The prediction has a mean pLDDT of 83. Large-subunit ribosomal RNA, domain I from an Alphaproteobacteria bacterium, 494 nucleotides, folded computationally.
Context: one part of a larger RNA
């Protein structure tokens, strides 16, 4: 030095686990905010820090229901208190709630600076943005006025994850380049609303036969069409389903609002059967033997696998105040007369599945412009006949869409390079001027019993009896402990 087999060291794969996730049901909630919100800052404890709570009344303060023996959040103990005169705790209402933020008395480089006015002896308190609407007062050029200036009242702003209507609106791409097309009315921007929005009660459709608002789901059908007739885009009638509701314009009427009355359902929470013995073992729940519950054998948990040991589960009780839902009563408010600069035309765009075409049909920037139920629209150019309907006012549940968020449940869903970026102090530490990027990292033991005492070493670090314990090669680098990668010891070969 090479191989062989032992037995270590390093590493931290495998095996088990699971506090965290990721899907999805089945209900509830569907908003918060000038009564100061989302989200911060700084503060608070017997304490040095961080998280959680909370706000100078600060890990909590009053009132009330509950409950009944411990309690003073976590990391994390320690001193010191509290409590059956009922403590911590859980539930309902309520006080306090620093400074910043829509941020609203002015500024401001958020959590800071500097004000004015009224009330108070002081401490201190209230008030003092802007728009919008109403009332009033005042008030120019200008005589009446207006504009404009003020004062009171009401309201609005801000933040929120998706869903929704409106209003603007791409470009990569495809077409095997491209330009009309398409991606797409899509991604983004921007108003605005609701617990759903939109829609909606035929100036529809069909087809000579009838259907009867409106929305969604399946089919109709990749079908008629439409297309540089290319790419590609793509219905409707009719059928079968979910739901099912109509009403209203001046009067026995609908809808907001207030009051009031009846109802179900409901907060914490409480009551809840039925086992013992032996054996192995550290340890019984296993095994073994004899027995019980069960409207309860769903599930955790207890030194291994438990219906009968603990929490619990079926069941069954109980329940305040308030909202909110149905169904009445009363009162108050509003709500207009059947829809003319409208339908229809002209140019110019755009929506319709439909690229202007033979283009009905819908909307309107602009210039035009009707009849008046003896009328008028529409049936895909137009015109006749025949159907069928009444625009140019308004409101409407349910069936549909969505899940920041709240409870209970369930997974041929993951199990720590996985499952959320986060199983653990994670949007953290760390990058970056910035917008923005964005980790690693879980497991001693049934119980810390977490190694008293002694030795060596520097009053170390570490290691060695000893002791603990079932095990310490479970010693805090702690389950398991693979592999590469270093070594030790035997053999063998060179």
């Nucleotide at each position: 030095a090479g191989c062989a087999u032992c037995u270590g060291g390093u590493g931290g794969a495998u095996g088990c686990c699971u506090u965290g996730g990721c899907a999805g049901a089945a209900a509830g909630a569907g908003g918060c905010g000038a009564u100061g919100a989302a989200g911060g800052a700084c503060g608070u404890g017997a304490c040095a820090g961080g998280c959680u709570g909370c706000g100078a009344u600060a890990a909590g303060c009053c009132u009330u229901g509950g409950g009944g023996a411990g309690c003073c959040g976590c990391c994390a103990a320690u001193a010191g208190g509290c409590u059956u005169u009922g403590a911590u705790c859980c539930g309902a209402g309520g006080a306090u709630u620093u400074c910043c933020g829509a941020a609203u008395g002015g500024g401001g480089a958020a959590a800071c600076c500097c004000a004015g006015a009224c009330c108070g002896u002081a401490a201190g308190g209230u008030c003092u943005a802007u728009c919008u609407u109403a009332u009033c007062c005042u008030g120019a050029a200008u005589a009446u006025a207006u504009a404009g200036g003020g004062a009171u009242a009401a309201g609005a702003a801000g933040c929120g994850a998706a869903c929704c209507c409106g209003g603007g609106g791409a470009a990569c791409u495809g077409a095997a380049a491209c330009a009309u097309c398409u991606a797409a009315g899509u991604a983004c921007c921007c108003g605005g609303a609701g617990g759903a929005a939109a829609g909606g009660a035929c100036a529809u459709c069909a087809a000579c036969c009838g259907a009867g608002a409106c929305u969604c789901c399946g089919u109709u059908a990749g079908u008629a069409g439409u297309g540089g007739c290319g790419a590609g885009c793509g219905a409707a009638c009719g059928c079968g389903g979910a739901c099912c509701a109509g009403g209203c314009c001046a009067g026995u009427g609908g809808c907001c609002u207030a009051u009031u009355g009846u109802u179900a359902a409901g907060a914490a929470u409480c009551a809840g059967a039925a086992g013992c013995u032996g054996u192995u073992g550290g340890a019984a729940a296993c095994c073994a033997g004899c027995g019980c519950c069960a409207u309860a054998g769903u599930g955790g948990g207890u030194g291994a696998u438990a219906g009968c040991c603990c929490c619990g589960u079926a069941u069954g009780a109980g329940u305040a105040g308030a909202a909110a839902g149905a169904c009445g009563a009363u009162a108050g408010g509003u709500c207009c007369u059947u829809g003319a600069g409208u339908a229809g035309g002209g140019c110019g765009g755009a929506a319709c599945a439909c690229g202007u075409g033979a283009a009905a049909u819908u909307c309107u920037g602009u210039c035009u412009g009707a009849a008046c139920a003896u009328g008028g629209g529409g049936g895909g150019a137009c015109c006749a006949u025949c159907c069928u309907c009444c625009a140019a006012g308004c409101c409407u549940a349910a069936g549909u869409a969505c899940u920041c968020c709240u409870u209970u449940c369930u997974g041929a869903c993951c199990g720590a390079u996985a499952g959320u970026g986060a199983a653990c102090c994670a949007g953290u530490a760390c990058c970056g001027u910035g917008a923005g990027g964005g980790a690693a990292a879980g497991g001693c033991g049934a119980a810390a019993a977490g190694a008293a005492c002694c030795c060596c070493g520097a009053c170390a670090a570490g290691g060695g009896g000893a002791g603990u314990g079932a095990a310490a090669u479970a010693g805090a680098u702690c389950c398991u402990g693979a592999a590469a990668c270093c070594g030790u010891a035997u053999g063998c070969u060179u």
Record summary
The source organism's lineage runs through Bacteria, Pseudomonadati, Pseudomonadota and Alphaproteobacteria.